[in-house]
């Protein structure tokens, strides 16, 4: 410069090919439990990279940016 994959909680991963409240493990706080602390039990909070489009309805399709990974020269 071309081609092609990827992006979803603080991190690591699902979400079956468009349709129920976006699920789960670490992690994070409240409260029990202990003398304390760890473990361990209950709850909570916390995410679709970003701008548009198609649709009744987008994490899913399409374009455009951005960041990453591989390739080809």
């Nucleotide at each position: 410069g071309c081609c092609g994959g990827a992006a979803u909680a603080g991190u690591u991963u699902a979400a079956u090919u468009g349709g129920c409240u976006a699920a789960a493990a670490c992690g994070a706080a409240u409260u029990c439990c202990u003398u304390g602390u760890a473990a361990g039990a209950c709850u909570u909070a916390a995410a679709u990279a970003u701008u548009g489009g198609u649709u009744c309805a987008a994490u899913u399709c399409c374009a455009g940016u951005u960041u990453u990974c591989g390739g080809c020269a």
Molecule: transfer RNA
Organism: Hericium erinaceus